[in-house]
Guanidine-I riboswitch aptamer from uncultured Nioella sp., 114 nucleotides, folded computationally. Its mean pLDDT, the model's own confidence on a scale to 100, is 83. The organism belongs to Nioella, within Bacteria. Of the family's consensus pairs, 100% are formed in the model.

């Protein structure tokens, strides 16, 4: 230099729209002296919220995956298991898609930059 293959999964959170809840706006009916409540309809995420979605480059677990050091078995660089350690580093569009939607989700550790 150049090809290969590998960066798994679970919680949570930042962060995200509104399908459902709930909150609210009008507007009709019902009760009602009024107001107050309920129902039906059509609106609102520049509604805190619940459900949902959710990070490669955020946290945390389990796994797997290299190395040590003991034990197991007739035997061990090879197969089992216990146990320590390790598992780095990560600037990032435009645009597209999936669910209702949207987004640090997924095309993407991409294009593109050092």
């Nucleotide at each position: 230099g150049c090809g290969c293959a590998g960066a798994g999964c679970g919680u949570u959170u930042a962060g995200g729209g509104u399908u459902c809840c709930g909150c609210u706006u009008g507007a009709u009916c019902a009760c009602c002296a009024c107001c107050a409540u309920g129902a039906u309809c059509a609106g609102g995420g520049a509604c805190u919220g619940g459900u949902c979605c959710g990070a490669g480059a955020a946290a945390u677990g389990c796994a797997g995956c290299c190395g040590g050091a003991c034990g197991g078995c007739a035997a061990a660089u090879u197969c089992c298991g216990u146990u320590c350690g390790g598992u780095a580093c990560a600037c990032g569009g435009c645009g597209g898609g999936a669910c209702a939607a949207a987004a640090u989700c997924c095309c993407g550790g991409g294009a593109g930059a050092g």